[in-house]
RNA sequence: CCAGACGGCCGGGCGAUCGCGGUUCCCGCAAGGGGAUCGAGGAAAGUCCGGGCUCCACCACGACAUGGCGGCGGGUAACACCCGCCGGGGGCGACCCCAGGGAUAGCGCCACAGAAAGCAAACCGCCUCUCUCCGGAGAGGUAAGGGUGAAAGGGUGGGGUAAGAGCCCACCGGGCGGCUGGUGACAGGCGUCGCAUGGCAAGCCCCGCCAGGAGCAAGACCGAAUAGGGGCCGUGCGCCCGCCGCGAGGCGGGCAGGGCUGUCGUAGGCCUGAGCGGUCCGGGUAGGUCGCGAGAACCGUCCCGCGAGGGGCGGUCCAGAGGAAUGAUCGUCGCGCCCGGCUUCGGCCGGGCGGCACAGAACCCGGCUUACAGGCCGUCUGGUCUU
Numbered sequence: 001c002c003a004g005a006c007g008g009c010c011g012g013g014c015g016a017u018c019g020c021g022g023u024u025c026c027c028g029c030a031a032g033g034g035g036a037u038c039g040a041g042g043a044a045a046g047u048c049c050g051g052g053c054u055c056c057a058c059c060a061c062g063a064c065a066u067g068g069c070g071g072c073g074g075g076u077a078a079c080a081c082c083c084g085c086c087g088g089g090g091g092c093g094a095c096c097c098c099a100g101g102g103a104u105a106g107c108g109c110c111a112c113a114g115a116a117a118g119c120a121a122a123c124c125g126c127c128u129c130u131c132u133c134c135g136g137a138g139a140g141g142u143a144a145g146g147g148u149g150a151a152a153g154g155g156u157g158g159g160g161u162a163a164g165a166g167c168c169c170a171c172c173g174g175g176c177g178g179c180u181g182g183u184g185a186c187a188g189g190c191g192u193c194g195c196a197u198g199g200c201a202a203g204c205c206c207c208g209c210c211a212g213g214a215g216c217a218a219g220a221c222c223g224a225a226u227a228g229g230g231g232c233c234g235u236g237c238g239c240c241c242g243c244c245g246c247g248a249g250g251c252g253g254g255c256a257g258g259g260c261u262g263u264c265g266u267a268g269g270c271c272u273g274a275g276c277g278g279u280c281c282g283g284g285u286a287g288g289u290c291g292c293g294a295g296a297a298c299c300g301u302c303c304c305g306c307g308a309g310g311g312g313c314g315g316u317c318c319a320g321a322g323g324a325a326u327g328a329u330c331g332u333c334g335c336g337c338c339c340g341g342c343u344u345c346g347g348c349c350g351g352g353c354g355g356c357a358c359a360g361a362a363c364c365c366g367g368c369u370u371a372c373a374g375g376c377c378g379u380c381u382g383g384u385c386u387u
Base pairs, nucleotide, nucleotide: 001383002382003381004380005379006378007377008376009375010374012333013332014331015330016329017328018327020039021038022037023036024035025034026033027032041358045369046368048367049366050365051364052363053215054214055213056212066211067210068209069208070207071085072084073083074082075081086100087098088097089096090095101206102205106204107203108200109199110198123146124145125142126141127140128139129138130137131136154172155171156170157169158168159167173195174193175192176191177190179188180187181186219290220289221288222287229281230280231279232278233277234276235275238255239254240253241252242251243250244249257272258271259270260269261268295317297316298315299314300313301312302311303310304309334356335355336353337352338351339350340349341348342347
């Protein structure tokens, strides 16, 4: 210098003017005005996991169903997260990936291709025998070779054989049983068995472990006006008919009476025709307050730990809210792009564009996932060149 691996960080800066939200202080009777201070993110996002908090249920335990998780050991409030390790796979390597329990508990499935896909199987080939018109045909053996497939009944080599075959042998692989090391997953020896009996459990299932439900529109408190409910007080509750009821009474109709149609009279229409007024009580609604940010917090430092992380000490207070403030303009600087000129080809000068991502808290934390222009730092790997 080139190519790469892993981890961390930033993600426009400064100034002026105008504007917005919270808190607080001052002036003002109030409306309002002025000052100070604070005001988004690494993902605030998706709402996918795990918790806090709140209410309901159980106020205990168990079973079943359903859902989730799944190598081992740690971390944590907890986790499907993180760290360290084990096993398998990929890469020359730094390093990366794995839904990584069980396939002799049972059921099911294995497309296409292929002769054969699960009590294995003979298409080509090879070998033996028979026949032959000498091209071949038939019967049998054979899983070593070819071909098909994601997968063809351990692998390599030798012996053996008509040709072959764990048929026999060596090494590798595998099953079973000890031993040794390790907390453990597991690893390494040893012995033994020639060892047909595959794969799929993000198919049912089996085993082990975990899980009550709903969510801040949770929930708690205050609480009008109007309407409706109840108690008490005052006043009023006339007449006729019909029906029901033993009755107190109830229901329906008509009339008197009352009200409206600006006022009065007459005629008509409509409503009402048994309540009305006052006062007190309790429930709900609108609305308001709390929940609501000093916490699994952040920064610095020391100790323990390989690490995730834990502990001590010191310091800081860091948006709050409601359908929702955190913005705009100008100047300048940085970066990028375009144009023109100059150039010693490294760049320099002038002008323009606005280009500076993804994206906006809404009860709060811990994670995961996804989006992200551009840039910086550290550690490491493989090359190449120079000394």